[in-house]
RNA sequence: GCUAGAGUAGCACAGUGGUAGUGCAGCUGAUUCGUAAUCAGCAGGUCGUGAGUUCAAUCCUCAUCUCUAGCUCCA
Numbered sequence: 001g002c003u004a005g006a007g008u009a010g011c012a013c014a015g016u017g018g019u020a021g022u023g024c025a026g027c028u029g030a031u032u033c034g035u036a037a038u039c040a041g042c043a044g045g046u047c048g049u050g051a052g053u054u055c056a057a058u059c060c061u062c063a064u065c066u067c068u069a070g071c072u073c074c075a
Base pairs, nucleotide, nucleotide: 001071002070003069004068005067006066007065010024011023012022013021018055026042027041028040029039030038048064049063050062051061052060
């Protein structure tokens, strides 16, 4: 330099045009003599960034940033 993949809540991930979700972690409550476990509820998101297409974009297109893997050239 080229190609492919990944980037979504604190962490691990799902969602592939039509209200952004799950598990763990966190907080509150119930249960318990108390703790753990269990159960119920709550909170937490500019969906990497910018632009485009569309009535509507996490999703499609382009550019760009970071990371991973592979290939190649020079020294």
A computed fold for a 75-nucleotide RNA from a Clostridia bacterium, annotated as transfer RNA. Lineage of the source: Bacteria > Bacillati > Bacillota > Clostridia. The sequence is in RNAcentral, with records from ENA. Its Rfam family is "tRNA". Rfam's curators write: Transfer RNA (tRNA) molecules are approximately 80 nucleotides in length. Its mean pLDDT, the model's own confidence on a scale to 100, is 81.